About this RNA: Predicted 3D model of a 100-nucleotide RNA (Bacterial small signal recognition particle RNA) from Deinococcus piscis. Its Rfam family is "Bacterial small signal recognition particle RNA". The literature on the family includes a 2009 paper in RNA Biol by Rosenblad et al., "Kinship in the SRP RNA family". Its family is annotated with SRP-dependent cotranslational protein targeting to membrane, signal sequence recognition and signal recognition particle, plasma membrane targeting in the Gene Ontology. Of the family's consensus pairs, 96% are formed in the model.
[in-house]
RNA sequence: UUGCCAGCGCAACGCGGCGAGCGAGAUCUGAACCUGGUCAGAGUCGGAAGGCAGCAGCCAUAAGGGUUAUCGUUCGGGUGCCGUUGCUCACUGGCAGUGC
Numbered sequence: 001u002u003g004c005c006a007g008c009g010c011a012a013c014g015c016g017g018c019g020a021g022c023g024a025g026a027u028c029u030g031a032a033c034c035u036g037g038u039c040a041g042a043g044u045c046g047g048a049a050g051g052c053a054g055c056a057g058c059c060a061u062a063a064g065g066g067u068u069a070u071c072g073u074u075c076g077g078g079u080g081c082c083g084u085u086g087c088u089c090a091c092u093g094g095c096a097g098u099g100c
Stems, first nucleotide, its partner, number of pairs: 001097007009087006015080002018076007025068005035060004043052003
């Protein structure tokens, strides 16, 4: 000094991950009365035995609301010592050649 290979750098795509939205699942909460069950007290029917309706309370839930380290999907980024492909002036390293 030339060529090749790789690195550095850039782009695209992919993958993972983060944040947000939506839906599902899970879970919690959730009804003075117009949900259910059980219905104290009290009421009512009956000669009685018993029955009827049923407030509060308790239990379970509906609509609704909260949470979600789970699943699906959408969007976003100066997300990632990630992967693939391509590009690449210069710079770095390796190999080979040539000249002095």